[in-house]
Molecule: small-subunit ribosomal RNA
Organism: metagenome
RNA sequence: AGAGUUUGAUCCUGGCUCAGGACGAACGCUGGCGGCGUGCUUUAUACAUGCAAGUCGAGCGAGAAACCGGACAUUCAAGACUUCGGUCAAGAUUGUUUGGUGGAGAGCGGCAAACGGGUGAGUAACACGUAGGUAAUAUGCCCUUCAGAGGGGAAUAACGCCGGGAAACUGGUGCUAAUACCCCAUACAAUUAUCUGGCAUAGGUCAAGGUAAUGAAAGGAUUCGUCCGCUGGAGGAUUAGCCUGCGGUCCAUUAGCUUGUUGGCAGGGUAAUGGCCUACCAAGGCAAAGAUGGAUAGCCGACCUGAAAGGGUGAUCGGCCACACUGGGACUGAGACACGGCCCAGACUCCUACGGGAGGCAGCAGUAGGGAAUUUUGCGCAAUGGGCGAAAGCCUGACGCAGCAACGCCGCGUGGAGGACGAAGUCCUUAGGGAUGUAAACUCCUUUUAGGAGGGAAGAAAUGACCCGCAAGGGUAGCUGACGGUACCUCCAGAAGAAGCACCGGCUAACUCCGUGCCAGCAGCCGCGGUAAUACGGAGGGUGCAAGCGUUGUCCGGAAUCACUAGGCGUAAAGAGUACGUAGGCGUCUCAGAAAGUCGGUUGUUAAAUCCUCCUGCUCAACGGGAGAACGCCAAUCGAAACUUUUGAGAUUGAGGAUAGGAGAGGAGAGCGGAAUUCCUGGAGGAGAGGUGAAAUUCGUAGAUUUCAGGGAGAACACCCAUGGCGAAGGCAGCUCUCUGGCCUAUAUCUGACGCUGAGGUACGAAAGCGUGGGUAGCGAAGAGGAUUAGAUACCCUCGUAGUCCACGCCGUAAACGAUGUACACUAGGUAUUGGGUAUUUAACUCAACGCCGCAGCUAACGCAUUAAGUGUACCGCCUGGGGAGUACGGCCGCAAGACUGAAACUCAAAGGAAUUGACGGGGGCCCGCACAAGCGGUGGAGCAUGUGGUUUAAUUCGAUGAUACGCGAAGAACCUUACCUGGGCUUGACAUCCUGGUGACCGCUCUGGAAACAGAGUUUUCCCGGAUUUAUUCGGGACAGUAGGACAGGUGCUGCAUGGCUGUCGUCAGCUCGUGUCGUGAGAUGUUGGGUUAAGUCCCGCAACGAGCGCAACCCCUACCCUUAGUUACCAGCGGGUAAUGCCGGGGACUCUAAGGGGACUGCCCAGAACAACUGGGAGGAAGGUGGGGACGACGUCAAGUCAUCAUGGCCCUUAUGUCCAGGGCUACACACGUGCUACAAUGGCCGGUACAAAGGGCAGCAAUAUCGUGAGAUGGAGCAAAUCCUAAAAACCGGCCCCAGUUCGGAUUGCAGGCUGAAACCUGCCUGCAUGAAGUUGGAAUCGCUAGUAAUCGUGGGUCAGCAAUACCACGGUGAAUACGUUCCCGGGCCUUGUACACACCGCCCGUCACACCACGAAAGUCUGCUGUACCAGAAGUCAUUGGGCUGACCUUCUUCGGAAGGAAGGCAGGUGCCGAAGGUAUGGUCGGUGAUUGGGGUGAAGUCGUAACAAGGUA
Repeated sequence: AGAGUUUGAUCCUGGCUCAGGACGAACGCUGGCGGCGUGCUUUAUACAUGCAAGUCGAGCGAGAAACCGGACAUUCAAGACUUCGGUCAAGAUUGUUUGGUGGAGAGCGGCAAACGGGUGAGUAACACGUAGGUAAUAUGCCCUUCAGAGGGGAAUAACGCCGGGAAACUGGUGCUAAUACCCCAUACAAUUAUCUGGCAUAGGUCAAGGUAAUGAAAGGAUUCGUCCGCUGGAGGAUUAGCCUGCGGUCCAUUAGCUUGUUGGCAGGGUAAUGGCCUACCAAGGCAAAGAUGGAUAGCCGACCUGAAAGGGUGAUCGGCCACACUGGGACUGAGACACGGCCCAGACUCCUACGGGAGGCAGCAGUAGGGAAUUUUGCGCAAUGGGCGAAAGCCUGACGCAGCAACGCCGCGUGGAGGACGAAGUCCUUAGGGAUGUAAACUCCUUUUAGGAGGGAAGAAAUGACCCGCAAGGGUAGCUGACGGUACCUCCAGAAGAAGCACCGGCUAACUCCGUGCCAGCAGCCGCGGUAAUACGGAGGGUGCAAGCGUUGUCCGGAAUCACUAGGCGUAAAGAGUACGUAGGCGUCUCAGAAAGUCGGUUGUUAAAUCCUCCUGCUCAACGGGAGAACGCCAAUCGAAACUUUUGAGAUUGAGGAUAGGAGAGGAGAGCGGAAUUCCUGGAGGAGAGGUGAAAUUCGUAGAUUUCAGGGAGAACACCCAUGGCGAAGGCAGCUCUCUGGCCUAUAUCUGACGCUGAGGUACGAAAGCGUGGGUAGCGAAGAGGAUUAGAUACCCUCGUAGUCCACGCCGUAAACGAUGUACACUAGGUAUUGGGUAUUUAACUCAACGCCGCAGCUAACGCAUUAAGUGUACCGCCUGGGGAGUACGGCCGCAAGACUGAAACUCAAAGGAAUUGACGGGGGCCCGCACAAGCGGUGGAGCAUGUGGUUUAAUUCGAUGAUACGCGAAGAACCUUACCUGGGCUUGACAUCCUGGUGACCGCUCUGGAAACAGAGUUUUCCCGGAUUUAUUCGGGACAGUAGGACAGGUGCUGCAUGGCUGUCGUCAGCUCGUGUCGUGAGAUGUUGGGUUAAGUCCCGCAACGAGCGCAACCCCUACCCUUAGUUACCAGCGGGUAAUGCCGGGGACUCUAAGGGGACUGCCCAGAACAACUGGGAGGAAGGUGGGGACGACGUCAAGUCAUCAUGGCCCUUAUGUCCAGGGCUACACACGUGCUACAAUGGCCGGUACAAAGGGCAGCAAUAUCGUGAGAUGGAGCAAAUCCUAAAAACCGGCCCCAGUUCGGAUUGCAGGCUGAAACCUGCCUGCAUGAAGUUGGAAUCGCUAGUAAUCGUGGGUCAGCAAUACCACGGUGAAUACGUUCCCGGGCCUUGUACACACCGCCCGUCACACCACGAAAGUCUGCUGUACCAGAAGUCAUUGGGCUGACCUUCUUCGGAAGGAAGGCAGGUGCCGAAGGUAUGGUCGGUGAUUGGGGUGAAGUCGUAACAAGGUA
């Protein structure tokens, strides 16, 4: 830093997608160790259990257990004594009681519990951030300081007694203490009121001053030094409250909101300002710079990303806020409206004796539930911090640690070195080899880590104690570790225990084999998979990362794809239809001032952490410590004055006015005119008119059309008219008049910035349409009829209603377009036109306007180019992928039609612009071809032959199928061929090569069985070399043969869409390309286009092209003329011989001919045309004349054209069969359809007889003569000939005769009989002959084929294949021998240029809509259900406040007193009542979001459904 994806290719626009980073993550596979972090993102769901806030006895009363004593009683009892009955007895046990020590548990009292910890529901707010204010405030504990603590009093808990209750708890009565409570005194710089002064806006301040009133206190400990407390002030610090500027979300389809609302006065309330609250007064306040409403959301430091600007986030850590089951409320207190306090209401859970009670994990663990998902009911207060305490100390799920989890970051390891031309296995292979791979094995070494053993920390120093000191403080010795026997260190043994995951078509690093066969599957995008898949699955190999690797989700990036930095709007999305104008934005020149913006300096702030830099501690790192820098903002203050702003004074060039001229379909109203159309009247006239591609509907003998005259009506204004004029746009056209808007020019006279743009707003605004009333000639939606058509609700025709016209009122839209907003300035020109000015009235110049061409520049290109789409400025409008959709809902406007505003779900990977090359067009131009036309003859009708389809069949083998299959492969299907069917056989095979074993010839012949193949039996036979050996045989080797086995053979089995080769076709059409150069961003263009010409891209000329290649032509063959050479088998003119006759013979080389080589024709010559070029027309000569005629020859390519069955060949398939052998059958079937042919239908003929003339071939398993026989096919026989020698051989024609227009003397099918030939064999199924039979057919519908000269037509001949032949086919040969072509309008095909295109699989293209089916999301809908919320009303808990008097009441006062108290009174308190407010709740009625809903509406998507063909070409009606 970019890449992929729209196209055949290109450039652009534009979306989608990918590569990067990050995470409190989850899921899949895998998993060795350690350090540091992190860990319910979901149900602010419900919670079992334990713990999380207590402490102080140095504030107070009382005081259990335990311990030490005493006394009494009880039960035992060592021991002593004993009369043996018992007695005494230290000591022990239990109980009661008492004194002391002791201090549990509870209580009164103080402080704390408002911190710490959790969560993010609510909140769009002064909640947060930042900067300020508080002269409008409070502040416990702490610090400093001033002053003080005098005298009294009354209670109450605990406790005792008596009760209630299941419990929770609670009532009565009696006693008692305090640092609890109360009264009096004293008191300031306190508070309140008032008087006075300075400063000050102020409730402030100056220890300014005066008067009056009010208000305090508590003790405890002590080593007696003191310490800790208490009260009233002042100051500080800290913390908190309140106020203000600025800042940070979305929706306008939320536009109006507000009655305590906005302000004032007075009062209340608060620590304090304030409508915070109340009464009264006024009617304000907020809002397009977004009020109100709705949705969402804790805010920030920061975190992630990014080059930055930005965008996203708000876990952990830190600051602030809010909340604590839900809602409401206050109490206490310095502080709360209080997470582990209280009261009330509600929901839920639990206990209950049913009467009542209890509870709140969003503290730490933990449980259930939810969820893709988030840990232990651990240890410790050792450290840090907090509460209480004088302290020891106690408490502390804060915190410090440990446990679980690869959740993240960081670090380490899973070994190191050597080790083969390279083991095995596996994979691939061209079978040779290659890869895995120094990898392993093996040898030597090391030991991190895990394991075992031993040692073993730091984190800890204080408080306290002791000593010194008045004190602050100093000194000394010592105690204290959860983690933890942990970190760390050393030793031991041994390579030992430790590697996976994803990917490998492109993007994107990494390739092969097998399996699968549009299946299974993959996929982030493009896209893979239909039999050779680097894309699916597996394997081998490779690539990447690594204790992790992938996937999913989310955010930023890439995306300049919302563009501040930094985009656009002619045609890609995008300029409002046009103007006027409000707010707003912007605004000419000069001078002076101010200093809001702007710029600079300084100060404050920007908490810490984080980021960055440096240093440093854990072995490194992560992590941590220290120092620094930075934190862009904001605020305060001091300056500067160019620019913007602002104030003042001026100026004239912007803008406007004045005067003098000018052009114009500019607008409105009124009047007038002629032509045309139609209607009416009359005359003439007499059969049609009208209309169309052609017709018909229609009109007309009741007189049309036509023509003449007269009259009426409405609408529009020919020529002039233009590329012209005017207008803001829409738009405006006969003539005249009236009223009226704008524009231009000149003068440079006046005003003096008065200007530009313009959100909202207002006005105008074609056509169609709507309302009311008129009018209506022509035209003419709808409608009717006639045509066309498969249909024709259209195009065409005949009619025709709304409408078109007028008046008034709506509508407010158009491809309202220059698809180009308005204004101003600048930037080469040329040319035409309109209106002015000036001028020497002509040139030229100048102003305004309207066009064309064109440079620079711009643009993706096309194009624009002083009328910009160039260069700039100002302002407005609009765009952000295609579809859904300008749709739905809502709002607003409208009488309606509808307009304006204007989404989403869902769906696609494109949609699009410009240009390029092709292809195509029922586009154009030019040109060619038996393409049409002009002709001749056919096919299509008949019969037959042959091929095909179809059908049939056991099989009717297979292929070819528009042109370019169909007398085609097949130049020969009775067997064979043969591939098909039936049946019978064989299995290394019918055929090739090799190996191994054994046999010996094999073959052949005979017999038997059989349809044959084949099987069985018999018989016969011994090859070569060497050795052995008497022969004959045997041994070894080789050849050959068969046999057994193994490799393998074989396949007309599949795929021509895996292929080679060959072939058809466009097309013998004239085209197809390349190099270099040039042009274009590029695809590409140029050349190859143009003017001529040609059969031709043939040639000439021109030209940013110059050349070249494959094609064309020529070179090759045949043929037409001539020459030379050569004459046998051909020929025979002359000479000779001979015959009945014949080149028969001698001979000849003249001629024909044969076959070799040459010549000849080249527009060479002449005339004319042309550019005097190519060339064309005519002519001469010539056998031949403009390529002489014919053939071979087929460019780049197209049709996935044809052929795997000629052959070859990849892959797949069969292997006792899909191979192979044999017999028989089939390929020859037959209701039918088509193609190609033959023969005919007759007299230009048929038949009979006679007489001629070819060419080119073929011939030995052959052609066969003469001859004989037969009616004939043919037979017999065989001369000659491997052939210019012999054989095979013409017909039409010509001559003569018969037939006389008929189903015939035409025609020959069909059938019967009799024969011939080939062949083992003619039944299926051959050909030929004779006799007999004698069908259809009398020239062929629509349609269609061939042919332009030795051609068509017609007549025979030959050949191949072949035993024979179904040949009428095919390939050749000659004989006879025409007609016609005006011409290129049309049909078909083709070439070149051009044009349009939405086609590129290229028109057999593309593509639209309804209907039918399936699925998906959405809208409407009678309703129905939930949430939120407004308004009105009812009712009203707790509680604050107010109020009430007739209840109760210790301290104080007065009086009395028996000193216990009693009575009265004051203030206060308690309880009760009442009132205001007031939560949940209820009733009624609205609003709104959403769920659901029979049915309904359109939309989207979906390989092969239906109907048509609307669009793209002039798309067939632009």